Overview
Small-subunit ribosomal RNA from an uncultured Propionibacteriaceae bacterium, 1453 nucleotides, folded computationally. The sequence is in RNAcentral, with records from ENA and Greengenes. Its mean pLDDT, the model's own confidence on a scale to 100, is 83.
RNA sequence: GACGAACGCUGGCGGUGUGCUUAACACAUGCAAGUCGAACGGUAAGGCCCUUUUUGGGGUACACGAGUGGCGAACGGGUGAGUAACACGUGAGUAACCUGCCCUCAUCUCUGGGAUAACAGUCGGAAACGGUUGCUAAUACUGGAUAUGAGCUUGCAAGGCAUCUUGUGGGUUGGAAAGAUAUUUUUUGGUUGGGGAUGGACUCGCGGCCUAUCAGCUUGUUGGUGAGGUAGUGGCUCACCAAGGCUUCGACGGGUAGCCGGCCUGAGAGGGCGACCGGCCACAUUGGGACUGAGAUACGGCCCAAACUCCUACGGGAGGCAGCAGUGGGGAAUAUUGCACAAUGGACGGAAGUCUGAUGCAGCAACGCCGCGUGCGGGAUGACGGCCUUCGGGUUGUAAACCGCUUUCAAUUGUGACGAAGCUUUUUGUGACGGUAGCAGUAGAAGAAGCACCGGCUAACUACGUGCCAGCAGCCGCGGUGAUACGUAGGGUGCGAGCGUUGUCCGGAUUUAUUGGGCGUAAAGAGCUUGUAGGUGGUUUGUCGCGUCGGGAGUGAAAACUCAGGGCUUAACUCUGAGCUUGCUUUCGAUACGGGCAUAACUAGAGUGCUGUAGGGGAGACUGGAAUUCCUGGUGUAGCGGUGGAAUGCGCAGAUAUCAGGAGGAACACCGAUGGCGAAGGCAGGUCUCUGGGCAGUAACUGACGCUGAGGAGCGAAAGCAUGGGGAGCGAACAGGAUUAGAUACCCUGGUAGUCCAUGCUGUAAACGGUGGGCGUUAGGUGUGGGGACCGGUUUUGGUUUCUGUGCCGUAGCUAACGCAUUAAGCGCCCCGCCUGGGGAGUACGGCCGCAAGGCUAAAACUCAAAGGAAUUGACGGGGGCCCGCACAAGCGGCGGAGCAUGUGGAUUAAUUCGAUGCAACGCGAAGAACCUUACCUGGGUUUGACAUGCACCAGACGGUUGUAGAGAUACGUACCUCCCUUUGUGGUUGGUGUGCAGGUGGUGCAUGGUUGUCGUCAGCUCGUGUCGUGAGAUGUUGGGUUAAGUCCAGCAACGAGCGCAACCCUUGUCUUAUGUUGCCAGCACGUUUUUUGGUGGGGACUCAUGAGAGACUGCCGGGGUUAACUCGGAGGAAGGUGGGGAUGACGUCAAAUCAUCAUGCCCUUUAUGCCCAGGGCUUCACACAUGCUACAAUGGUUAGUACAACGCGCGGCAAACCUGUGAGGGUGAGUGAAUCGCUGAAAGCUAAUCUCAGUUCGGAUUGGGGUCUGCAACUCGACCCCAUGAAGUCGGAGUCGCUAGUAAUCGCAGAUCAGCAAUGCUGCGGUGAAUACGUUCCCGGGCCUUGUACACACCGCCCGUCACGUCAUGAAAGUUGGUAACACCCGAAGCCCAUGGCCUAACCACCAUUUGGUGGGGGGAGUGGUCGAAGGUGGGAUUGGCGAUUGGGACG
Repeated sequence: GACGAACGCUGGCGGUGUGCUUAACACAUGCAAGUCGAACGGUAAGGCCCUUUUUGGGGUACACGAGUGGCGAACGGGUGAGUAACACGUGAGUAACCUGCCCUCAUCUCUGGGAUAACAGUCGGAAACGGUUGCUAAUACUGGAUAUGAGCUUGCAAGGCAUCUUGUGGGUUGGAAAGAUAUUUUUUGGUUGGGGAUGGACUCGCGGCCUAUCAGCUUGUUGGUGAGGUAGUGGCUCACCAAGGCUUCGACGGGUAGCCGGCCUGAGAGGGCGACCGGCCACAUUGGGACUGAGAUACGGCCCAAACUCCUACGGGAGGCAGCAGUGGGGAAUAUUGCACAAUGGACGGAAGUCUGAUGCAGCAACGCCGCGUGCGGGAUGACGGCCUUCGGGUUGUAAACCGCUUUCAAUUGUGACGAAGCUUUUUGUGACGGUAGCAGUAGAAGAAGCACCGGCUAACUACGUGCCAGCAGCCGCGGUGAUACGUAGGGUGCGAGCGUUGUCCGGAUUUAUUGGGCGUAAAGAGCUUGUAGGUGGUUUGUCGCGUCGGGAGUGAAAACUCAGGGCUUAACUCUGAGCUUGCUUUCGAUACGGGCAUAACUAGAGUGCUGUAGGGGAGACUGGAAUUCCUGGUGUAGCGGUGGAAUGCGCAGAUAUCAGGAGGAACACCGAUGGCGAAGGCAGGUCUCUGGGCAGUAACUGACGCUGAGGAGCGAAAGCAUGGGGAGCGAACAGGAUUAGAUACCCUGGUAGUCCAUGCUGUAAACGGUGGGCGUUAGGUGUGGGGACCGGUUUUGGUUUCUGUGCCGUAGCUAACGCAUUAAGCGCCCCGCCUGGGGAGUACGGCCGCAAGGCUAAAACUCAAAGGAAUUGACGGGGGCCCGCACAAGCGGCGGAGCAUGUGGAUUAAUUCGAUGCAACGCGAAGAACCUUACCUGGGUUUGACAUGCACCAGACGGUUGUAGAGAUACGUACCUCCCUUUGUGGUUGGUGUGCAGGUGGUGCAUGGUUGUCGUCAGCUCGUGUCGUGAGAUGUUGGGUUAAGUCCAGCAACGAGCGCAACCCUUGUCUUAUGUUGCCAGCACGUUUUUUGGUGGGGACUCAUGAGAGACUGCCGGGGUUAACUCGGAGGAAGGUGGGGAUGACGUCAAAUCAUCAUGCCCUUUAUGCCCAGGGCUUCACACAUGCUACAAUGGUUAGUACAACGCGCGGCAAACCUGUGAGGGUGAGUGAAUCGCUGAAAGCUAAUCUCAGUUCGGAUUGGGGUCUGCAACUCGACCCCAUGAAGUCGGAGUCGCUAGUAAUCGCAGAUCAGCAAUGCUGCGGUGAAUACGUUCCCGGGCCUUGUACACACCGCCCGUCACGUCAUGAAAGUUGGUAACACCCGAAGCCCAUGGCCUAACCACCAUUUGGUGGGGGGAGUGGUCGAAGGUGGGAUUGGCGAUUGGGACG
C1' cells in the first nucleotide's frame, strides 16, 4: 500500500459497487421451460346464443383442459468437487470433419395405403399407474413414379502438399409432406442440392506448480498389415506380425491446484492471488449406461446400482436447490421465502400474445470507493467550571455566553419526470422502479462526532493513583514510592462517519542476488586424481543465414490500464477515440559478432620426437651395522631398579655390572636443511631389476587434438575388522604400587590386543595454505633447490641474464578488520562444488554401501533473539618481563592460654534506645549513662502546645513572697508590691482565648547537600592542536637510561598544556644579629629571720624566649655513564643528596558511612510517633569474638636513701606552708588570672639491705569488715583509703600483629571531657634506649610494559554434564484402527453390440378366397444365450494417517 474480510468502540445523508472464502453438508415450502387451434381428432371447465323432460340438450369461437403432432427443452442460470491434462493460454493445421433455426442460389411438390392416442366401455391397484375391447384424424407412419444435383466407381484436362482438389464425360444406388391460413392478391411451411454465416469436433508447436527421502516406466504398450467403428484421422477396437516406445532437457510415482484476460504490490525485473465482470473447461446426491435429437452421453429427461430422506393398505411407490428466495448445520463471518416482465435478451407463435427468480428494480449490511453535512461572521472581564502551578500565574480559549447572518442535508407542504427506440391497421393503450429523482415553498442553528495515540522508532506532556502488584508491549523494553511507558483526569497529536486491532499478500529485504550476493578467519572449496554427458574455446578465407539486427503483414476478443475528450451539479461511476497488449506466426532484407558447413588452410595453445638433467616418486628381490631384549658360558657379590620422595617389581636358586658367543624382531643416528620428490594420503641404511612423472635445451613431426567436469571410476593417514604368519621394543584394555578428600588420571612396575608381513575390507581426519581447477595480465628487493646462455678469469671464488620450483619482506590494489600481495585473498575470462540466523542436527525416518563398527544422502515439530567474525579499551590469569612497600626474609617485642577492664555478637528483658559489620565495624559515634544526659520502657499528666511567627479579641503588668494535696509534673489558693515609651495609638511588652501553624533522635544515606573513610602520599589521571585508523580508539603517556616520583635526560608524528609529584607553609637540628621580664648568672660586688635559694646591686656573656636572617644547591673533587640525566666514593660542614617530623590526599572506585551533628525533597504523625514528670533501663549473663591492662618473677619483689625532665593546666580554679588522721582525707589558708604562685618531691635509674626459685615477701582477682570524698541522691549503679582474704596464672596450640633509629622496647608526667567517676581508653610530653636487613625465590598489596580471554554487575566473572521436579513437541515400539490407488479371483445390474429367435407381428410382395379375411415370404420384435461392464465380495501385497503400555534423545522453566 492492498482486501469478498472479521472483531472492538462509535455512527447523519446520498451516489455507485460488493456480499457462504467454511460443509460439492442435508434440505420444508413456493417459483425458475414452455409454446403453437394458422398441423390434427376434438371440446372437459368457463363465456355467449338457441331450446327447455332441467343435476338437461343443441350451437358458436373472440376460447381451450387433457391428448396426437411440431419446435424448444443441449440456451440462459449455478458451482469449482475432480483435473498437472491438448484442461487452459497463444499460434498454426484439417487435402481427415459435422452444423437445426438464419441468409443466398437452383430444383421439385405426382399418386396410393394401413394404423393409433384422445374418446367410450370394462378390469386390476391404497397409490403411482396399468391391462383389455371398440372407434377416429393429421404437417404422425408408410408403398410406388420422376432425378438436374448427391454417394460409389471409372476416363480426360488443369492444378496442388504424398494420400489428393477443381472442371467435364460414362456406369450404378436410393428420395417428396403436405400441407396450413385466408374472400383474393398473398403469407408461410415442405423436398433435393450448392454456397455463406454461426456453432462445434479433431491434430500439432510453444508456455505456465512442488517433490529425486519417487530412477527407472510401459504389453494395446510402440509400430506395421487387414478388418470393424465414427461426422471424421487414429490401437479408438479386434486378429496377425515385429519388439519396440518414454526417461536426469526428470519418464513413472506422490502432493497440491480449475486455466486465462486480469487483480494487488514493486522504479523495474519480479513476487503473491485467480472474489466480482468477461472467455474456456469440468460437474449436477455417488458410480455406471445408453436413448432421442442438428446438437447431450442431458442440473429442474430415462434405465440400473449404492447411500440417505419421504409416502404406504407392507404388496409397492416417490425424490435430488453447486437455479431464485428461504431453513437447519458448520463457522470469526456473508442479505428478502420482495416487485415486474415497463426496458434489454431468450423460447414458441403468422400475429395478438404466453412463459422467462435470465434480466430490470426495490429491501438488508459503513463491507469497499466517492461526495456532502454536523454551521458562518463578530465577540476579552481573556467569565464560570476543570487541570496544572515556582501561588505570580498559565492552559482549556474566541472556545462558551451574548449579537448578527445563512439553510446544503434531514423534516414538512405542493408539483413531478427522462428512461417509450418500440408494439398495435387506425383510434386508443402501455413504467416494476415511483408519487422515486428533480423543482418550488415553510420553520428554525435548529436533528447530526467519534476513534486511536502521546518513552524511542513516530506527530503529540503534565498531575494523581498503584508500588516487579495490577497491568502494558510491534521491536527495544516499562512497573520494586517522585512511572511523559500501567489506570484515570486535564491538555495535546493524527485521522474523521469513521477510527483502531487481528489475519493474509507484496514492499522496504541486494535477506535466493538475471538485473543484483558470497565461500582464508563470519554459513560456505568436495581428501585427491582421472574422465562421460554438458558448458566453454586460438588464427585466416569462403559459404549458409540458425541465433542476432532492421522493415512489412496477420493475430494478440471485449472489459481492464494510460492519455485526450464527453455525460451524470462534482467525484466515484460511465461513454467515445487513441495508445498499450513487451508475445506468437509469416514475409523481405543485413551478415560485423556467436553458430553450422568446406572432414579447407595455419601454428603462437596442446601433444610427440631428439639431446641432457635432479630427486627419501612407486613396486619387487637381496643385503648392512649400531642399539634394546632373550638364551648359553666366564668373572664377580649384594643389592638392582624406579621417583619430587617412595613402593610394587627383579635378586644369594647369584640379579644389576662386566666379557665372549648365539637367537630374533623392529627401526634406520650422523648427513638433515622454512632442502628434494609426489595428485593427495605420503616418502629416508645400502645394492640390483622393473617403472611413472617433472625440468632445461632443440624446433624435426601432428595440426585446436584444448580447459573444466554433474553422474561414474581409481587412489586415499591413523585407528578398526577378517584369514594366515610374526612378535625384539613400545604399548589401549587389565593388574599392582604410589599421589589424593577421592584418583576408574597424571608418576612407577608389569602387560594383552595392536604396532610388523601377506591378502581382502573399511573410506574417514584440524585429509589445513582452514585458500577448487585452467588461462592471461599487474612495481620491486633478498635467500635457497634444478637446468641453460653470455662475460671475466692461471686456478678457486665470481658477475650479468633466462626458464622452472620453494621461502621471506614489500608498492599499487583488495579486505569488516586481521591480513593477502607475480606461489594473490589484485584486475579479467571459462567450468565445477558449496552457503543462506542459532539450537534441534550432520540427528530421526527412508534409501544405498559395509562382516561389524559405521559411512554417504538428509528433514521436521519445537525453541531462542540472538549465535558468530575481526579489532578496541579495561579487568582478570595457580601467563611472562621490570620495579616498589616492615610484603617476605633477618631481628626485637607482643596477641592467641590466665584474671580483670572496655566494646561487640548472641541470649534475656516491660525496656535492655539508635547507628557502625572483611581489610576500611567491634577502648567506634561516646573528650565521662547514678538523676539530668536519654532518644528506650512502665505509670501519671497535657493539647496553639516546651520553642518561632502572623491575625482577631480580651486583660494589665511580667514577676517576686507563701499555703494545701500529690511521687512529681500539676491543680486549687493566698497576702503584699505593682508596667514602660509616648505622636495617647490598631504602640511596645506580658498573659489568656481562637485560628493559620508549631513539633517529631518518625521512614527513606538506594531521592540529596555537606562531611568522612578506603585504595593511597600509590604515581598516576587527562586535555588542545596535529597525525594514524571506516570506527571503537591509538599516538603523546610506548621503547633506552634514571629516579622516592609520568623525577629528569636523550630519542621518537608528535608539539604543547592541565590536575597530581616536588617546591613554596609549620616544626625540629647549627650559626649570626636585635631585644632582655616574670627568664639567665660567666665575670665584679653585697647580704638576710630560716646560712643558702640570682636572694640583692648589677650584667647581656651563656642558657632560654621572641623576632629577623644565614645555611644544603649534587655547589666542589674523582670514577662510571651517550661530553646527558643521574649514580658511586670523597672533602668541607651542625646537617649531604626530598636532613627528621607534620600539614597537604589527582581523575576516580566502593549506590562505602552518616536523614541521630547540621541542612534538606518526598512520605508518615497532629488529644500524638509532639510536650512535661516520677521510677526503671542503656550497667542483665550459659556463652563467643575484638582491643587493652596486670602478671606469671631474680635484667625481679620489698624496704631505706638519693639524682635528672618536658608538654600542659589553674579563679564556682590551682593551692604552698602549718596542724590533724595509718590512709583516702579534713582544718586553716600565704601566693597566684600565672616564663613570677601552684598542680610538681617525675619514674625507670643509682646506692645499700633483704628475699633465694617456692604458686613464693611472685601475682593480685574475689570476698568480708570499717571508712573518705563528690553530689538533692552512691540500692539497682561511683571513685578512693585501711585491715583482712589471697583465685587463676610457672611465658601460652593452630594461627597472627607491630616495628628499620632517637625507631622498637621500657619508664613515668600532663591535658580534654568532668560535681564525682568506672581512664587500664584517647591526645600529647619528655627519660633510658637496642637488634637486624644476605637478598627479592616465595606469601600479601601496588605501579609500568607485554600476552591469552568465550570475562565487562569485569574471576566473588563466565560456564559444562548427570541427577530431582513440572510443561511441551518429537523418534522407536508388541500391536490396533482408518484412508488412498492398483492387482488377482468371484459375482455380475442397466445398457450398447453379437447370436438365436420353436413365441408374437397392421402397412410391402405373392397366392387363395373375396364380406371384414386366410396362408406363405420379406422385414421387425418379445424372450433366451454370450462379450464388455458399475457397485459388491474375497485375497495377499503397496502407500499414507490416528492411537499405543513402555522407552530414547531434545526444548523450556